A computed fold for a 310-nucleotide part of an RNA from Phycisphaerales bacterium JB058, annotated as large-subunit ribosomal RNA, domain IV. Taxonomically the source falls in Phycisphaerales (Bacteria, Pseudomonadati, Planctomycetota, Phycisphaerae). Model confidence (mean pLDDT): 87 of 100.
[in-house]
Context: one part of a larger RNA
RNA sequence: UGGUCGUGAAGGAACUAGGCAAAUUAACUCCGUACGUUCGCAAGAAGGAGGCCCUUCGGGGCGCAGAGAAAAGGUCCUGGCAACUGUUUAUCAAAAACACAGCACUGUGCUAAGUCGCAAGACGCCGUAUACAGUGUGACGCUUGCCCAAUGCUCGAAUGUCACGGAAGUGGGUUCACGCUCACAACCUAAGCACGAGUCAAUGGCGGCCGUAACUAUGACGGUCCUAAGGUAGCGAAGUUCCUUGUCGGGUAAGUUCCGACGCGCAUGAAUAGCGUAAUGACUGGGACACUGUCUCCACGACCAACUCG
Numbered sequence: 001u002g003g004u005c006g007u008g009a010a011g012g013a014a015c016u017a018g019g020c021a022a023a024u025u026a027a028c029u030c031c032g033u034a035c036g037u038u039c040g041c042a043a044g045a046a047g048g049a050g051g052c053c054c055u056u057c058g059g060g061g062c063g064c065a066g067a068g069a070a071a072a073g074g075u076c077c078u079g080g081c082a083a084c085u086g087u088u089u090a091u092c093a094a095a096a097a098c099a100c101a102g103c104a105c106u107g108u109g110c111u112a113a114g115u116c117g118c119a120a121g122a123c124g125c126c127g128u129a130u131a132c133a134g135u136g137u138g139a140c141g142c143u144u145g146c147c148c149a150a151u152g153c154u155c156g157a158a159u160g161u162c163a164c165g166g167a168a169g170u171g172g173g174u175u176c177a178c179g180c181u182c183a184c185a186a187c188c189u190a191a192g193c194a195c196g197a198g199u200c201a202a203u204g205g206c207g208g209c210c211g212u213a214a215c216u217a218u219g220a221c222g223g224u225c226c227u228a229a230g231g232u233a234g235c236g237a238a239g240u241u242c243c244u245u246g247u248c249g250g251g252u253a254a255g256u257u258c259c260g261a262c263g264c265g266c267a268u269g270a271a272u273a274g275c276g277u278a279a280u281g282a283c284u285g286g287g288a289c290a291c292u293g294u295c296u297c298c299a300c301g302a303c304c305a306a307c308u309c310g
Base pairs, nucleotide, nucleotide: 001305002304003303004302005301006300007299008298010296011295014294019291028050029049030048031047036041038139052061053060054059062066074289075288076287077286078285079284080283081281082280086098087097102137103136104135105134106133107132108131114123115122116121140276141275142274143273145206146205147204150203151202152199153198154197155196156195159194160193161192165188166187169184170183171182172181173180174179207225208224209223210222211221234268235265246262247261248260249259250258
């Protein structure tokens, strides 16, 4: 000096990106236990008390200490996200990512659709639409608005277009002729595309300008342009807000974070789901109590190494 430990005056998070680390708590018995809630939970909530030995149950005895060593939850309040238990980047990410039960749409009538294979064949399935396959969403509660113009899909069939093929006919070569051969060709002819509908829990999309009310401000209202339709209910400076440390309120002596509001939403919004939500979480933000060498500010000790001598 490093490592692994131990103890610490006064203070007690002032440390720090952040209480990281450490400390506190701890098993058992009894008492007691709030908000919320899907009535299961929350909950070991929180917060208290007890412990050895003798006893005639009145009481008495010993120690600094009676779960006498070791092992054995710190707790609470309030947001975000994901319902949950699960799964994951073997070797820097365990999560809000994946999955999930539930919901919805689409395909498939059985030699099913779908998948693997050149094929035979196999899975699907020794199943049969309450089944199987694909896609999206993701418990539960309340809901899920408008747009079919574009793209996709489904249905339709008159017309247009359209390949191979067929073909009336026309022309060239050869020829006395028959014929042979080459080129062209009206017309007939499939799917597809064009065309007409439907369809958004299909891919997706969901406006601008001007004026207007008894102070001012604002604009229920009016005008106009454009569109397929102009964002509904909700939520909202959000994990989304650039301006921005927005403004107001709360908490602090002091708060770019946090909580509650407001809404000119740069650039929210409804199964790329919207808004809530008890329980759950090695998730993530803020606060409080307890506790502490994290710190003010370091000190001392133990052991192991390094180091000196040998």